[in-house]
RNA sequence: GAUUUAUAAAGAAGCGUGGAGAGACAGGCUCUGUGAAGCGCUAGCAACCUAACCAACGGAGUUAAGGUGCUAAUUCCUGAGUUCGGCAGGGUGCCGGACGAAUAUAAAUU
Numbered sequence: 001g002a003u004u005u006a007u008a009a010a011g012a013a014g015c016g017u018g019g020a021g022a023g024a025c026a027g028g029c030u031c032u033g034u035g036a037a038g039c040g041c042u043a044g045c046a047a048c049c050u051a052a053c054c055a056a057c058g059g060a061g062u063u064a065a066g067g068u069g070c071u072a073a074u075u076c077c078u079g080a081g082u083u084c085g086g087c088a089g090g091g092u093g094c095c096g097g098a099c100g101a102a103u104a105u106a107a108a109u110u
Stems, first nucleotide, its partner, number of pairs: 001110008013042005021031003025079004043071003048067002050064004075102001081099007
């Protein structure tokens, strides 16, 4: 890097360094010299893997927090395509819902 499965409306920030960008991509919108990204330290959230417990099993539950992850805004919002409903109308559109796509993270396989 690719594939599969699961999850994505909840939750959790300070300091130092650094100096202008950041929010995946496009459009929008937002954050940012009252200091962006990156890096370091500390703290926290969650519970995917993991460990212990629950007579036993378990894809259930409880506890822990070793490996990841995360700590502005629903994954910030919309976005291929399919389908359902409503409105309009013949330059075939608009609005809303569901699925889905895309993205992120975990675990497994390769």
The prediction has a mean pLDDT of 79. A computed fold for a 110-nucleotide RNA from Pontibacter anaerobius, annotated as SAM riboswitch aptamer (S box leader). Taxonomically the source falls in Pontibacter (Bacteria, Pseudomonadati, Bacteroidota, Cytophagia).